This is a predicted structure of a 268-nucleotide part of an RNA (large-subunit ribosomal RNA, domain VI) from a bovine gut metagenome. RNAcentral holds the full RNA, with entries from MGnify. Model confidence (mean pLDDT): 88 of 100.
Context: one part of a larger RNA
RNA sequence: CGUAGGAAACUUGAGAGGAGUUGUCCAUAGUACGAGAGGGCCUGGAUGAACGAACCUCCUGUAUCUCAGUUGUCGUGUCAACGGCAUAGCUGAUUAGCGGUGUUCGGUAGGGAUAAGUGCUGAAAGCAUAUAAGCACGAAACCCGCCUCAAGAUAAGGUUUCCCUGGACUUUAUGUCCCAUAAGACCCCCGGAAGACUACCGGGUUGAUAGGCAGAAAGUGUACGCAUAGUAAUAUGUUUAGCUAAUCUGUACUAAUAGGUCGUGAGG
Numbered sequence: 001c002g003u004a005g006g007a008a009a010c011u012u013g014a015g016a017g018g019a020g021u022u023g024u025c026c027a028u029a030g031u032a033c034g035a036g037a038g039g040g041c042c043u044g045g046a047u048g049a050a051c052g053a054a055c056c057u058c059c060u061g062u063a064u065c066u067c068a069g070u071u072g073u074c075g076u077g078u079c080a081a082c083g084g085c086a087u088a089g090c091u092g093a094u095u096a097g098c099g100g101u102g103u104u105c106g107g108u109a110g111g112g113a114u115a116a117g118u119g120c121u122g123a124a125a126g127c128a129u130a131u132a133a134g135c136a137c138g139a140a141a142c143c144c145g146c147c148u149c150a151a152g153a154u155a156a157g158g159u160u161u162c163c164c165u166g167g168a169c170u171u172u173a174u175g176u177c178c179c180a181u182a183a184g185a186c187c188c189c190c191g192g193a194a195g196a197c198u199a200c201c202g203g204g205u206u207g208a209u210a211g212g213c214a215g216a217a218a219g220u221g222u223a224c225g226c227a228u229a230g231u232a233a234u235a236u237g238u239u240u241a242g243c244u245a246a247u248c249u250g251u252a253c254u255a256a257u258a259g260g261u262c263g264u265g266a267g268g
Base pairs, nucleotide, nucleotide: 001152005163006162007161008160009159010158011157015149016148017147018146021049022048023047024046025045026044027043033038051106052105053104054103055102059100060099061098062097066093067092068091069090070089071086072085073084074083075082076081110144111143112142117137118136119135120134164267166178167177168176169175179265180264184262185261186260187259188204189203190202191201192200209255210254211253212251213250214249215248216247218244219243220242225238226237227236228235229234
């Protein structure tokens, strides 16, 4: 820009893409077959491999500062308690998130039309013949079926709902001017399991969108101070303490204030 007014939401599916793999074992059955050795078709079931998708309950990895321990040194006047630097100083754990080595799931079934192939009836050609008319089977291949995208599918689809019913002038032209500016959208702002930017999604006081605060979960592992025991290092009690990132619930305390723009006046 188009989809013959403008919007919002939900859709149909022309078309396109993806997927499509396979082993072993058990029963049937030591049966059919075979002198024996050996050893089935068919049917049903179980369990794997590789591949793929989703997810983080478990296992496992990370987690630049969540907690604790600890070395050296400097500093806060000193003790104590802390802070800076040393790869995050080093070490032991670790929430969310993101991952895999983890978990769950997938390939199917079924239908259609067929290939090689197998048939029924049946003439030409009194027979025969699956074929000439007709009818029936038959494969991981083909078309559906399963998953994803999809109306710029210009043949531009469908459904539902919402919105707009002024005036003047003249050269009567899809003309000019004035008046108000709908539904809705955007700018802007608060954010996000969305993201390079953009886009997308949620929210904007008629509000739980983010932060803060409170509680919970979860992590670390028993804080400081004081008391007691000990010459002391230290231990014990107060104390399953103290501290705590991303998680959950609640709560307007803070910030989403205010404002502006586009979009028209009933539609060849």